[in-house]
RNA sequence: GCGGGUGUAGUUUAGUGGUAAAACCCAAACCUUCCAAGUUUGCGACGAGGGUUCGAUUCCCUUCACCCGCU
Numbered sequence: 001g002c003g004g005g006u007g008u009a010g011u012u013u014a015g016u017g018g019u020a021a022a023a024c025c026c027a028a029a030c031c032u033u034c035c036a037a038g039u040u041u042g043c044g045a046c047g048a049g050g051g052u053u054c055g056a057u058u059c060c061c062u063u064c065a066c067c068c069g070c071u
Stems, first nucleotide, its partner, number of pairs: 001070007010024004018054001026042005047063005
């Protein structure tokens, strides 16, 4: 330099054009003499910028980070 792949919550995974789902973590309440465990509730995310579309996490282009291969 060229080609391919992966980017979703603090972490691990779903989702796939039509309100983004869950587990762990975190916070609060309940329970308990206290802690742990348990129950309930809550917070929090589509790598970035454009385009197509009534509507984009999803499709297209560019770009960034990481990984693999070729030279």